Description
The part of an RNA shown here (large-subunit ribosomal RNA, domain IV) has 366 nucleotides and comes from a bacterium. RNAcentral holds the full RNA, with entries from ENA.
[in-house]
Context: one part of a larger RNA
RNA sequence: UCCUCCUCAAGGAACUCGGCAAAAUUACCCCGUAACUUCGGGAGAAGGGGGACCCCGGUAGGGUUAUGACCCUCGCGGUCGCAGCCCGAGGGGGUCGCAGAGAAAAGGCUCUGGCGACUGUUUAACAAAAACACAAGUCCCUGCACAAGGCGCAAGCCGAUGUAUAGGGGCUGACGCCUGCCCAGUGCCGGAAGGUUAAGGAAGCCGGUUCGUUUCGGCGCAAGCCGGAGCAAAGCUGGCAACCAAAGCCCCGGUAAACGGCGGCCGUAACUGUAACGGUCCUAUGGUAGCGAAGUACCUUGUCGGGUAAGUUCCGACGCGCAUGAAUGGCGUAACGACUGGAGCGCUGUCUUGAGGGGGAACUCG
Numbered sequence: 001u002c003c004u005c006c007u008c009a010a011g012g013a014a015c016u017c018g019g020c021a022a023a024a025u026u027a028c029c030c031c032g033u034a035a036c037u038u039c040g041g042g043a044g045a046a047g048g049g050g051g052a053c054c055c056c057g058g059u060a061g062g063g064u065u066a067u068g069a070c071c072c073u074c075g076c077g078g079u080c081g082c083a084g085c086c087c088g089a090g091g092g093g094g095u096c097g098c099a100g101a102g103a104a105a106a107g108g109c110u111c112u113g114g115c116g117a118c119u120g121u122u123u124a125a126c127a128a129a130a131a132c133a134c135a136a137g138u139c140c141c142u143g144c145a146c147a148a149g150g151c152g153c154a155a156g157c158c159g160a161u162g163u164a165u166a167g168g169g170g171c172u173g174a175c176g177c178c179u180g181c182c183c184a185g186u187g188c189c190g191g192a193a194g195g196u197u198a199a200g201g202a203a204g205c206c207g208g209u210u211c212g213u214u215u216c217g218g219c220g221c222a223a224g225c226c227g228g229a230g231c232a233a234a235g236c237u238g239g240c241a242a243c244c245a246a247a248g249c250c251c252c253g254g255u256a257a258a259c260g261g262c263g264g265c266c267g268u269a270a271c272u273g274u275a276a277c278g279g280u281c282c283u284a285u286g287g288u289a290g291c292g293a294a295g296u297a298c299c300u301u302g303u304c305g306g307g308u309a310a311g312u313u314c315c316g317a318c319g320c321g322c323a324u325g326a327a328u329g330g331c332g333u334a335a336c337g338a339c340u341g342g343a344g345c346g347c348u349g350u351c352u353u354g355a356g357g358g359g360g361a362a363c364u365c366g
Stems, first nucleotide, its partner, number of pairs: 001361008010352002014350001019347001028050004036041001038174001052095005061087004068080004072075001096100001108345007115337002120132002136172007149158003175332004180262003185259002187255005194250003200244002204240006212231008263281005290324001291321001302318005
């Protein structure tokens, strides 16, 4: 010096990002206990008091109840209840110590915000949370012969030996009060008149091939044969194609607890200021109720009030909100939380400010 433990004058958070750590509180009995509340809770709220031992005295009282007594419907019945055994206050008197739950084990508390209703779940080994889940709300799909959906190449299986009060999927997330406007875009659902449109079918057209035929040359007595050139049917074959032709798309409508979105400029009232009011442009519609410097506010330590001697944090307000806002839910909310912010009481070596001690290590010597 390090690890670990114990103690401390006076002060008591002045420490620090922050009371981190430590201290304090602690079990039991009694008294007592607020706001608020979903009437359950909050609550062990908070805040107080008590305790050993001896004697009265194992007292009062309670439990059990053999033997016993009583009753009857008579039994392994019911009631009472002495003794015994067990439990056992409260009170009075007295004794000792610094201290009587004499050691150990055993909540610190309160006020006020944010978030999440709650109990739960999670990053095995840096995150336990405001994240996930959750009851509950809502939307969509699914009518069962193979549901919808899912696994599998298939067979087959799950869903389900279920059947819309069922099953699957999405979003929101107890409860209370609520959830405004926009369907132009994107998606989904419905529609089928018109436009467009594939494979396929197809009148017809063009080409390839050659039966045939025309002509030329050669051969043959002849029929004819061979070769070249031209035309060229049917068939086969390559291609083009009017026309027929579904869904889709265009189109017409619906739908936002579907994805999403929810304006600008100018003027105006008899101080000033402000603008209930007016004008104008754009848009699918121009943000309603609420909440608001917020876990969202750049400017910003906004301004005012509270708390402090002093407060970039905190609480209450205000409202031009850089860039809140209603199931990507809005605003509240009792209870709950190893969550997170602020304040206070208690308590302390966190600190002023350090000191002493126990155990262990490092180090030196043996």
Overview:
Rfam family: Bacterial large subunit ribosomal RNA.